This is a predicted structure of a 72-nucleotide RNA (transfer RNA) from Saccoglossus kowalevskii. Its Rfam family is "tRNA". It is annotated as a transfer RNA.

């Protein structure tokens, strides 16, 4: 230089147009002499930045930015 593929909670990952969910982690309480395990409640998000299409966008389209991965 040419293709591709992702980019959402502290971590992996879901979430194909109509209020953002799951495990684990973490904070309280229960339970226990104490802890762990197991039960219940919470907290936690400017879904990368931007601009455009929609009445309405994490989802659609353009363009950055950083990531893998092929090819030369």
């Nucleotide at each position: 230089g040419a293709a591709g593929a992702g980019a959402u909670a502290g971590c992996u990952c879901a979430g194909u147009g109509g209020u953002a969910g799951a495990g684990c982690a973490u904070u309280c309480g229960a339970c226990u002499g104490c802890a762990g395990a197991u039960c219940g409640a919470g907290a936690g998000g400017u879904c990368a930045c931007u601009g455009g299409u929609u009445c309405g966008a994490a989802c659609c389209c353009g363009g950055u930015u950083g990531u893998c991965c092929u090819c030369u």